[in-house]
RNA sequence: UGAGAAAAGAGGACCAUCGCUGGGAGUUCUCUCCUGGAGGAAAGUCCGGACACCAUAGGGAGUCGUAGCGGGUAACGCCCGUCCACCGUGAGGUGAGGACAAGUGCAACAGAAAGCAAGUACAGUUCGGCUGUAGUGAAACCAGGUAAACUCUACGAGGUGCAAGCUCAUGUAGGCAAACGUUUGACCCUUUCCCGGGGGAUGUUUGCGGGUAGAGUGCAAGAGGGUAUUGGUAACAAUAUUCCAAGAUGAAUGAUGGUUGUUAACAGAAUCCGGCUUACUUCUUUUCUCAGCUU
Numbered sequence: 001u002g003a004g005a006a007a008a009g010a011g012g013a014c015c016a017u018c019g020c021u022g023g024g025a026g027u028u029c030u031c032u033c034c035u036g037g038a039g040g041a042a043a044g045u046c047c048g049g050a051c052a053c054c055a056u057a058g059g060g061a062g063u064c065g066u067a068g069c070g071g072g073u074a075a076c077g078c079c080c081g082u083c084c085a086c087c088g089u090g091a092g093g094u095g096a097g098g099a100c101a102a103g104u105g106c107a108a109c110a111g112a113a114a115g116c117a118a119g120u121a122c123a124g125u126u127c128g129g130c131u132g133u134a135g136u137g138a139a140a141c142c143a144g145g146u147a148a149a150c151u152c153u154a155c156g157a158g159g160u161g162c163a164a165g166c167u168c169a170u171g172u173a174g175g176c177a178a179a180c181g182u183u184u185g186a187c188c189c190u191u192u193c194c195c196g197g198g199g200g201a202u203g204u205u206u207g208c209g210g211g212u213a214g215a216g217u218g219c220a221a222g223a224g225g226g227u228a229u230u231g232g233u234a235a236c237a238a239u240a241u242u243c244c245a246a247g248a249u250g251a252a253u254g255a256u257g258g259u260u261g262u263u264a265a266c267a268g269a270a271u272c273c274g275g276c277u278u279a280c281u282u283c284u285u286u287u288c289u290c291a292g293c294u295u
Stems, first nucleotide, its partner, number of pairs: 001291010012260007020037007039266001043277002046275005051161004058195004063157005068082005083097001084095004098152002103150002105146002120134005165217004175208006187199004224243008
């Protein structure tokens, strides 16, 4: 100097004018002031949960998921470390990494023959394909390969989801019909099924018809963020201190101008959080590797 590998950060800010909206204060008549307002993936809905409601004594079969060893975490199919295998000159990267003597499958062509068998050519021979060599082939004496082949082993898995739930108001037709049933129990729950268990009576299910679909809450202070110290190889944990950084509901978070940031691209919250995957690649920082040159 060039080419790479790994990790982290930014991805907008300030001022003015106008507009929308959450919270607070003052007002009284809807204005005024203060203070906030879309991401690193908000995407996918692929995993795991928090929370809410419905259930729950279990047993057997089934279905699905995970898979070296150890650690982290609320938990995970995630993260960290390490062993092994493979890729790379290397820094590094990937791993669907338990079991092939429990069983069943699969392997074109070639070859005599591709699985519990046999038997081509030659040689040896105890004359038995018994032993060896050669041919073909990725693989040929009772063999090896393959389990993101079926399967086996170990461990694990209740359902539904903020349109969950809770409260208030309004109003109708608490309507009509049918079937089954009231301890000889219809029906409902218990993962899918079976056994067992629980609930259960002015009942349950089905069909037709009518009314309503409005308001509030859930709703953002949390497994939360920052900094420092200690422990640990690390993931991370503990302690101290500090901060509060969107809550819309036909759906706010904007428009214009100026200054500035080397900000280009992908792209827009809807209960929330931890991951993974995918999209894009403007710029900055740190460490490491390889090649060349110079000293």